Two RNAs folded together computationally: RNase P RNA and transfer RNA, 446 nucleotides in total. Its mean pLDDT, the model's own confidence on a scale to 100, is 80. Rfam match: Bacterial RNase P class A. By type it is a ribozyme. Rfam's curators write: Ribonuclease P (RNase P) is a ubiquitous endoribonuclease, found in archaea, bacteria and eukarya as well as chloroplasts and mitochondria.
RNA sequence: GAAGCCGGCCAAGCAGCCGCGGCGCGCAUCGCGCGUCGAGGAAAGUCCGGGCUCCACAGGGCACGGUGCCAGGUAACGCCUGGGCGGCGCGAGCCGACGGAAAGUGCAACAGAGAGCAGACAGCCGAACGGCGUCCGCGCGGCCGCGUGCCGACGGACGUGCGUGGUGAUGGUGAAACGGUGCGGUAAGAGCGCACCGCGCGCGGGGCCAACGCCGCGUGGCACGGCAAACCCCACCCGGAGCAAGACCGAAUAGGGGAACCAUGACGCGGCCCGCGUCGUUCCCGGGUUGGUCGCUCGAACCGCGCGGCGACGCGCGGUCCAGAGGAAUGGCUGCUCACGACAGAACCCGGCUUAUCGGCCGGCUUCCUCU
RNA sequence: UGGGAGAUCGUCUAAUGGUAGGACAACGGACUCUGACUCCGUUUAUCUAGGUUCGAAUCCUAGUCUCCCAGCCA
Repeated sequence: GAAGCCGGCCAAGCAGCCGCGGCGCGCAUCGCGCGUCGAGGAAAGUCCGGGCUCCACAGGGCACGGUGCCAGGUAACGCCUGGGCGGCGCGAGCCGACGGAAAGUGCAACAGAGAGCAGACAGCCGAACGGCGUCCGCGCGGCCGCGUGCCGACGGACGUGCGUGGUGAUGGUGAAACGGUGCGGUAAGAGCGCACCGCGCGCGGGGCCAACGCCGCGUGGCACGGCAAACCCCACCCGGAGCAAGACCGAAUAGGGGAACCAUGACGCGGCCCGCGUCGUUCCCGGGUUGGUCGCUCGAACCGCGCGGCGACGCGCGGUCCAGAGGAAUGGCUGCUCACGACAGAACCCGGCUUAUCGGCCGGCUUCCUCU
Repeated sequence: UGGGAGAUCGUCUAAUGGUAGGACAACGGACUCUGACUCCGUUUAUCUAGGUUCGAAUCCUAGUCUCCCAGCCA
């Protein structure tokens, strides 16, 4: 210098004028003036987890649902940190729904010989049994033409690969074909035997515990293929609803009509049962009102320093107050500067994840090139 | 603001994880003097992007779009 990796931060800046919302003070209520504060890293999606509120003080069981290597952090989590294993990258690093298929059930279209304790289509073999052919037999039986004859049985050798058979090494099919390589062995082959690799089981060590072939020893010829984002099993978690929760004040009216069930009932309770509570309860039609106050923003809050921890994070001390509306505010104009400006707007609150996003700054690190 | 449901040819809809089917419509042809009816044939789709699986419309994750419901009082 180039290319890249990780972490943190910013989100055009400054000045003037006009305007908007909350709060405080003043003037004295039509409102006005002054001061002060006034969107985000995602305020978003509503995907998780909690706080808060009501329904029992949120109870018991089953079901449904969720999570899923191990340990830790946390209020909690499906989040984060560290470690293990697997994959990618030369590397810094990055990614992973990553429990169980030797409990059970189920699935695998088409192709293929065979698809689940499989299978012989082609190919290979001729060991075993049978068939056929040729040859052999001082051997056996029968026939006559009595011979170096013919026929048959039996036994043997060779051949054939016809039937039965052996084979999972070769071809071919498939996403997947029942460990891999080599040597021996065999009729040909095969964990059939052996060596190495892989795999399973047991023991020991390491990993502060654990996950874990990370290391060692022994043992088993291999049993135990894939799918659990199929049912399921195992471990853990889980009551429901949501600020239109909920509480109070005020105004108004037709306590009218209908339906269901009426205590072995209905509702709270919106999966079911138990249990608890209340009792005329629920639903529909019709009617009235579309006012005010609280909840509401001080909070697992933010900033700085110190200590503990590899880290997530925790503890202590000091400091700060940082939107709170209810048609719902944060905008407009002018001037200057520059790297010419992205995604986007709070609505009860908080911790995460995910998605969108012009560009820029800082720190640490990797690889390559050049020079000294 | 909160809660819930859904997306398949142009339209309405089917499809146990195994060739995306049907009806209407469109187009072409036959029939007819012409048109309609009828018959034959053709074209066209799983909202988007990833993942699981041998294989995804279907299962999982993220996103996009559409639709529905919800105030208080007697």